Transfer RNA from Neurospora terricola FGSC 1889, 75 nucleotides, folded computationally. The coordinates come from a structure-prediction model, not an experiment, and the mean pLDDT is 80. It matches the Rfam family "tRNA". By type it is a transfer RNA. NCBI's taxonomy places the organism under Eukaryota, Opisthokonta, leotiomyceta, Sordariomycetidae, Neurospora terricola.
């Protein structure tokens, strides 16, 4: 230089054929039980410009183009 896939919550990752985005862990609250304290169980809450920009569309995390970041392959 070229090619390829990746970028979604604090972290690790889902997300079907384009129709207003979820889980686990972590965090916070409440209850229960226990303890010197921490750790535990259940329920709930909070947490997101879907990397950035443009385009197509009635409608884009999803399709197209450009850029950025960190990788892989190849010369």
């Nucleotide at each position: 230089g070229u090619u390829c896939g990746a970028u979604u919550a604090g972290c690790u990752c889902a997300g079907u054929c384009g129709g207003u985005a979820g889980a686990g862990c972590a965090u916070u609250g409440u209850a229960c039980a226990c303890u010197a304290a921490a750790a535990g169980u259940a329920c709930a809450a909070a947490g997101g410009u879907c990397a950035g920009g443009a385009g197509u569309u009635c409608g884009a995390c999803u399709c197209u183009c450009c850029u950025a970041u960190a990788g892989a392959a190849u010369a």